[in-house]
Parts: sequence; structure tokens; C1' cells
RNA sequence: CAUUGGGUCCUGUGCGGCAGGACACCGUGAACUCCGCCAGGACCGGAAGGUAGCAACGGUAAGCGGACCGUCCUGGGUGACAUGGGAUAGCCUGAUGUGC
Repeated sequence: CAUUGGGUCCUGUGCGGCAGGACACCGUGAACUCCGCCAGGACCGGAAGGUAGCAACGGUAAGCGGACCGUCCUGGGUGACAUGGGAUAGCCUGAUGUGC
């Protein structure tokens, strides 16, 4: 000097990680216009019994709070991760050849 490989440059995908949201988990949560069960009392009945049903109790809905393992979604100037494609003007580096 020439050829060529890789990196630096651009970009896609995947994986992990970070952040946010949702689901799931726990708790709370309806005087009455949720469900169940209905003391007392009320009503029907000659009676047996029955009817509706307040409070209480139990279970839940919307909501609220908590915990943060798990699943899903979204996002990036996330990554001394993987992989594909592109650019080739420079810079770094390896190999081969030639000349001095």
C1' cells in the first nucleotide's frame, strides 16, 4: 500500500432489568333502594300453623386500603446481553499478500 474480518455509526427482533397500569391475593366495605337467615314485634287463622319482614348475624357488589411473590399490557438516551439487516466518510483492531 492492497484485500478482507470485527468494533465504533443507523435500525429491527428476542431476552433480562427498571418504571407505570391492570388482573390475581388479604383486609375493609350496603341502616333502607344486594343475597341468605330472620330474634322481637305485626298480620291471617278457632287451633295447628302460615305470610310479609325491621334490627342483629353471615356472604358479597361498586369503592377504599394493604402486601408485592405471580401473570398480562405499555414505555425508554435500560444492558462491558443475544441475533438479523443496513451504511462504509472516517477512527481503532486482527489476518493475508506485496514493496521499502
The RNA shown here (Bacterial small signal recognition particle RNA) has 100 nucleotides and comes from a Caldilineaceae bacterium. It was read from a public genome assembly, where an Rfam model found it. It matches the Rfam family "Bacterial small signal recognition particle RNA". It is annotated as a non-coding RNA gene. Rfam's curators write: The signal recognition particle (SRP) is a universally conserved ribonucleoprotein involved in the co-translational targeting of proteins to membranes.